[in-house]
């Protein structure tokens, strides 16, 4: 240097052009003598920067960075 994947609340992670699920962890009640379990409710999120579209997290293009693969 060439080819392919991939970036998403703390972590895993689904799925789609129209409001971003879940499981976990966190907090705050409850329940308990109490703690864990178990309930119930919150908060936390789309690498960057452009295109295209009424409308991008999805589609295109550049860049970062992380993985493979081939040399």
């Nucleotide at each position: 240097c060439g080819c392919g994947g991939g970036a998403g609340g703390g972590a895993c992670g689904g799925a789609u052009g129209g409001u971003a699920a879940g499981u976990c962890g966190c907090a705050a009640g409850g329940c308990u003598c109490a703690u864990a379990a178990c309930c119930u409710u919150g908060a936390g999120a789309a690498g960057c920067g452009g295109g295209u579209u009424c409308a991008a997290u999805u589609c295109c293009c550049g860049c970062u960075c992380c993985c493979g693969c081939a040399a």
The RNA shown here (transfer RNA) has 71 nucleotides and comes from a Parcubacteria group bacterium. The source organism's lineage runs through Bacteria and Bacteria candidate phyla. RNAcentral records the identical sequence in 2 taxa. The RNAcentral record of the sequence draws on ENA.